The RNA shown here (small-subunit ribosomal RNA) has 1496 nucleotides and comes from uncultured Dehalococcoides sp.
The sequence is in RNAcentral, with records from Greengenes.
Its Rfam family is "Bacterial small subunit ribosomal RNA".
[in-house]
RNA sequence: GAGUUUGAUCCUGGCUCAGGAUGAACGCUAGCGGCGUGCCUUAUGCAUGCAAGUCGAACGGUCUUAAGCAAUUAAGAUAGUGGCGAACGGGUGAGUAACGCGUAAGUAACCUACCUCUAAGUGGGGGAUAGCUUCGGGAAACUGAAGGUAAUACCGCAUGUGGUGGGCCGACAUAUGUUGGUUCACUAAAGCCGUAAGGCGCUUGGUGAGGGGCUUGCGUCCGAUUAGCUAGUUGGUGGGGUAAUGGCCUACCAAGGCUUCGAUCGGUAGCUGGUCUGAGAGGAUGAUCAGCCACACUGGGACUGAGACACGGCCCAGACUCCUACGGGAGGCAGCAGCAAGGAAUCUUGGGCAAUGGGCGAAAGCCUGACCCAGCAACGCCGCGUGAGGGAUGAAGGCUUUCGGGUUGUAAACCUCUUUUCAUAGGGAAGAAUAAUGACGGUACCUGUGGAAUAAGCUUCGGCUAACUACGUGCCAGCAGCCGCGGUAAUACGUAGGAAGCAAGCGUUAUCCGGAUUUAUUGGGCGUAAAGUGAGCGUAGGUGGUCUUUCAAGUUGGAUGUGAAAUUUCCCGGCUUAACCGGGACGAGUCAUUCAAUACUGUUGGACUAGAGUACAGCAGGAGAAAACGGAAUUCCCGGUGUAGUGGUAAAAUGCGUAGAUAUCGGGAGGAACACCAGAGGCGAAGGCGGUUUUCUAGGUUGUCACUGACACUGAGGCUCGAAAGCGUGGGGAGCGAACAGAAUUAGAUACUCUGGUAGUCCACGCCUUAAACUAUGGACACUAGGUAUAGGGAUAUAGGGAGUAUCGACCCUCUCUGUGCCGAAGCUAACGCUUUAAGUGUCCCGCCUGGGGAGUACGGUCGCAAGGCUAAAACUCAAAGGAAUUGACGGGGGCCCGCACAAGCAGCGGAGCGUGUGGUUUAAUUCGAUGCUACACGAAGAACCUUACCAAGAUUUGACAUGCAUGUAGUAGUGAACUGAAAGGGGAACGACCUGUUAAGUCAGGAACUUGCACAGGUGCUGCAUGGCUGUCGUCAGCUCGUGCCGUGAGGUGUUUGGUUAAGUCCUGCAACGAGCGCAACCCUUGUUGCUAGUUAAAUUUUCUAGCGAGACUGCCCCGCGAAACGGGGAGGAAGGUGGGGAUGACGUCAAGUCAGCAUGGCCUUUAUAUCUUGGGCUACACACACGCUACAAUGGACAGAACAAUAGGUUGCAACAGUGCGAACUGGAGCUAAUCCCCAAAGCUGUCCUCAGUUCGGAUUGCAGGCUGAAACCCGCCUGCAUGAAGUUGGAGUUGCUAGUAACCGCAUAUCAGCAUGGUGCGGUGAAUACGUUCCCGGGCCUUGUACACACCGCCCGUCACACCAUGGGAGUUUGUUGCACCAGAAGCAGGUAGCUUAACCUUCGGGAGGGCGCUUGCCACGGUGUGGCCGAUGACUGGGGUGAAGUCGUAACAAGGUAGCCGUAUCGGAAGGUGCGGCUGGAUCACCUCCUU
Repeated sequence: GAGUUUGAUCCUGGCUCAGGAUGAACGCUAGCGGCGUGCCUUAUGCAUGCAAGUCGAACGGUCUUAAGCAAUUAAGAUAGUGGCGAACGGGUGAGUAACGCGUAAGUAACCUACCUCUAAGUGGGGGAUAGCUUCGGGAAACUGAAGGUAAUACCGCAUGUGGUGGGCCGACAUAUGUUGGUUCACUAAAGCCGUAAGGCGCUUGGUGAGGGGCUUGCGUCCGAUUAGCUAGUUGGUGGGGUAAUGGCCUACCAAGGCUUCGAUCGGUAGCUGGUCUGAGAGGAUGAUCAGCCACACUGGGACUGAGACACGGCCCAGACUCCUACGGGAGGCAGCAGCAAGGAAUCUUGGGCAAUGGGCGAAAGCCUGACCCAGCAACGCCGCGUGAGGGAUGAAGGCUUUCGGGUUGUAAACCUCUUUUCAUAGGGAAGAAUAAUGACGGUACCUGUGGAAUAAGCUUCGGCUAACUACGUGCCAGCAGCCGCGGUAAUACGUAGGAAGCAAGCGUUAUCCGGAUUUAUUGGGCGUAAAGUGAGCGUAGGUGGUCUUUCAAGUUGGAUGUGAAAUUUCCCGGCUUAACCGGGACGAGUCAUUCAAUACUGUUGGACUAGAGUACAGCAGGAGAAAACGGAAUUCCCGGUGUAGUGGUAAAAUGCGUAGAUAUCGGGAGGAACACCAGAGGCGAAGGCGGUUUUCUAGGUUGUCACUGACACUGAGGCUCGAAAGCGUGGGGAGCGAACAGAAUUAGAUACUCUGGUAGUCCACGCCUUAAACUAUGGACACUAGGUAUAGGGAUAUAGGGAGUAUCGACCCUCUCUGUGCCGAAGCUAACGCUUUAAGUGUCCCGCCUGGGGAGUACGGUCGCAAGGCUAAAACUCAAAGGAAUUGACGGGGGCCCGCACAAGCAGCGGAGCGUGUGGUUUAAUUCGAUGCUACACGAAGAACCUUACCAAGAUUUGACAUGCAUGUAGUAGUGAACUGAAAGGGGAACGACCUGUUAAGUCAGGAACUUGCACAGGUGCUGCAUGGCUGUCGUCAGCUCGUGCCGUGAGGUGUUUGGUUAAGUCCUGCAACGAGCGCAACCCUUGUUGCUAGUUAAAUUUUCUAGCGAGACUGCCCCGCGAAACGGGGAGGAAGGUGGGGAUGACGUCAAGUCAGCAUGGCCUUUAUAUCUUGGGCUACACACACGCUACAAUGGACAGAACAAUAGGUUGCAACAGUGCGAACUGGAGCUAAUCCCCAAAGCUGUCCUCAGUUCGGAUUGCAGGCUGAAACCCGCCUGCAUGAAGUUGGAGUUGCUAGUAACCGCAUAUCAGCAUGGUGCGGUGAAUACGUUCCCGGGCCUUGUACACACCGCCCGUCACACCAUGGGAGUUUGUUGCACCAGAAGCAGGUAGCUUAACCUUCGGGAGGGCGCUUGCCACGGUGUGGCCGAUGACUGGGGUGAAGUCGUAACAAGGUAGCCGUAUCGGAAGGUGCGGCUGGAUCACCUCCUU
């Protein structure tokens, strides 16, 4: 920097990614070279070889060789004695939280072999012993005895420059020290080589260098759910011990020492230079290289030595392994290789001492798995290569395609060139300091020849993040770092093509830093996001007013020392370059010493008064504690009056009451609370405090400016107070009232409502210590515009005015201090908001936060009588959780408005029969679609066949239909008899061709047609959730937007809101808006009036009609209403009056609404079938349910008779007059009409007669018979007629539909479809009403506002129990591993002490012995071990508790809107569960009203 919470936004906040790094590992791949690196795991166990020896110039012997007859000599080698080394070098990181390490000091408290320099010396003696020889023991390892032998091995003596110790006298330092003089005592030595000179040694001192020991300041991980630890502990004295200080050890004395600045305990860890990362500060780390430390199978111990408590030494104990003759022995790769095991994982049992370095030696030299090299490994870094130039027909192939092409792609082929690399041949180093000596190495490098020859992969391609298509798959298989992808068109899975990135590598995994300002010193926060302790007092600590003085701790500057080298940075140089390496320079410390400065902080002394406190004089107050008193009301008791109800609710019931209630009057008892005053007002630190009076106590504030003189602020721990509920003991108990009981409500009702009612509420004393203990805002101080209100105090003028009284006085106004509110500028804030009462600007101190859940939970501790409180995790799980604001949607929120929405009316539906559609059922099939409003007389403007898509059966296969290519065709195409069949189809007798050109010729070529074959046709098969188009609905509702400007961080807002008005976002007005667009309206059609023109009709320029062009209506005129306007009300005129009536016209959008079966179309599926043809059947089924209609139930009617009045339409496969026949449907004939000419043309109504209220002369279903029409065909399954039959039905429950005027209702007519079939659809005219007070309510809609945890938007969201599965975790009778404390037992080796026993070469001796030593024994300390008892961390455990997660399980509905009882907090209690209820508290509650305040 990015992704990710949202519909979108800003913020908070976590998660994730891009970078760098690695001792890495894994997967795929692999040409070369250089330089590095390579058991991170089991400090697990190890076969084999090597890793520390050397010196013969310390010593005696032995052996070999040479010479020699031999003695012997010379050379070489060597076991042993002796010297030096083995304490270095090499490995590892177990332990260690420590003076271990780092840094800076100290050592006046010390040591130092070899080396340097220097002083002095090196005389003279003695006794042993290994090797060796002999004899033994033993399996071995090894070992005993005797004999003899050497030394630079060992021991006396002499000497004493010196040294050490003591005494005396000085000098200098000071901490016990250094040093000079003098004196007494003690104290050394080794020789070897060499002809010699001399050299190498040895002894005693001094000195230097290097190396070490010890001590100290500072720094050095986590945990307080580890708070107290310590008896050699802290100090002293004496003694011991050490190279040396020291409780290091010991005896005695004292009682100290450490610790909240974190002791003790637990966990983890070698430390550092450095390394990685980071802008830095930091964070992480401590491989290789270098410094220090520690360790060497585990534990203990000492010896030797200059140096060790010793990796390749010793002793003991333990575990393990090996050998064994069972008696006993041997061993220690955390050296180099190597093996086994473990593990994701880490190399050769190589070469050489040529170089560098080390040990020994006089040297030659020997030894050296240190080291130098080589080998293995892409493990890392660096470098090189896999070719270069040309080459378009843009080859082939692949992939893709809109079929044109595109892409791979100059890529290839092909031509020209080069040879790094490779192969081969020749030459051939430096590294050597040289006379010799090179493991590497015939290596690097150079030259010749050959030939593009030997050499490219890996990952990714949805966003972050560079790179896209096809196919396969179909919430499957799979991917995934986060968001997420996959349910039939996947740029996200798999494959392919292509592309991107890096490249001998590329990806993945793991880990660290970064990004992360996400622990914030640099550099964060705490009103609402996580976060201010409930409040105060106060300890430690932190911080602190003005002036001056002192010091110089902090601070600042200079100098010196040091901060090893390597590394890092810069410069220069060497390998062809780079990595790598060399040289130089800088840098780096909370360091030490020293010199200086003194502003600030600090220290010391002095002074001041502005902070703070005191005093005096006032003032206000529900401040606290105790006591006393008072009236109203409720309840109860007694008495009177009085009679049937009362009480309660939305409505009821339980309850009370004829045993006298309620009501009312009088009297009494008792408890609790204190109306009005009362206020956003007062007081208190907070909790909290309210009748009156008294006593006691505390605080505040004002004034005076008298006193003290910084006495202050904050405050970890600590202490005190702390609502309500609750607990204990004892009282009290009127009302209220958890629990409980009953009555209701309800599906249920463990609730809300009602009737009762116990704890409790009250008092005293003692606990508890928590609340939404809230201003969700810690305390103190200072500063930074105002306005206004109010409470308390003070000041001013007695100035002015008014009222009234009886003076004091009171009111108004101004200023001021303190408190309490509101508004508001700057500023701050994510926004909301805060704003002198800060959330502004600063200082000081304290508390707290670091994603959500798990969880304020578990365990531990602590407090409590208990309930519980305080402190306070982890595993696991999610990618969010959250704050503020925005737009919507929603609300059983509010306001305003509209609509046949209600109301007022008329006619219906819902009941009956029938018609039609749908569901369901049935069926071989009952084809398919439409399904709340917005499906259901809908697609269908018309299913007997056809239609037809369905079913059964029978057939066909380039097909019923289209196009192309190829083949063939004169007895060919075509027609097509018999036969078969239900038809289709099969079958083929017989007949039998066409056009153009050409030829002798149906001879050839072409066309048409046909046959066969290949491409393909075909599909009402699927997907309306892939689509186009069309349509429905909200809705003919009045809305939906844009440009510019302005406001806001932003989403967005404004405009579009306000006040009026309208059918209307219609218009007016106002306004940070001004304009505009799509809608509204108008323009269009029609109708009503009229003028003109033309036409039709037998005629007619009257009228009417048809067609066309015009006129007319605009709130234009008058009055009234509103502040104005818009507009509204009334009126005139007019055919028509305020959009005159009707139609067409449907904004942005919503419903993944409907339609793949109207059509079109992507994809998928099918191809002898899901295609096509045919016959028959079905779509017409029928217990039932629903929807839309028709006909009725009758007298406003029915039947019969008579006589009237339309319009829209339609007509040649047609309409048909008229005439005749038939009861009739209809039939026969048929004028006229291709239509303003002909045809089709009403019914209700009117005038009469009958019927007289009934299942009827109502009603017509159903059924029988006989007919007509259409049509191949009327059985399934058409319509009509006549005769006969004559069902239900007597006005329809809950509920529900339409309609506001030429409308409803009633009446008929026409037409499309159509051979026929209309109660349906679309139109037409005739007759022709009733009602609207109004907007409370139902439904739908619009605008404004409000709340929201909703945004798939309330058909939303969401809580808890229960059931199931999985996961981690707590408890748990116990069982058990490890570790550790305490007490005790025991005590190896060793050291120290003691010593009766045994023993003993050097010295002394009086020769007896002694001195001294050794062995043994013993005492002390002590490792392993053992016993007992505690602590802690784990593992496991029947059972059990809650928690988390899971696609659709069960029960309810707690929360979000007033969430349907406002919610929430604390507490108590009850209940399957969410939860309910009581008490107190909060607003983070909607709505309405009132009070108050602010602004204008």